[in-house]
RNA sequence: GGUCCCUUCGUCUAGCGGUUAGGAUAUCUGGUUUUCAUCCAGAAGAUCACGGGUUCGAAUCCCGUAGGGACCGCCA
Numbered sequence: 001g002g003u004c005c006c007u008u009c010g011u012c013u014a015g016c017g018g019u020u021a022g023g024a025u026a027u028c029u030g031g032u033u034u035u036c037a038u039c040c041a042g043a044a045g046a047u048c049a050c051g052g053g054u055u056c057g058a059a060u061c062c063c064g065u066a067g068g069g070a071c072c073g074c075c076a
Base pairs, nucleotide, nucleotide: 001072002071003070004069005068006067007066010025011024012023013022018056027043028042029041030040031039049065050064051063052062053061
């Protein structure tokens, strides 16, 4: 340098053009318990890495950028 892959709540993860972006865990608030833990109920938490394009409509498709990874090549 070339080709390909990955980037989503604090963390892990689902999503495959029309969802309120879901789940687990952690956190917080109640309940339960003598207390803690457990358990139950609820809450909050994601500009979907960034910019642009396509489309009536994009986390999702395309291009570029950034970060990370795999393979190949070049120099030595």
Molecule: transfer RNA
Organism: Candidatus Pelagibacterales bacterium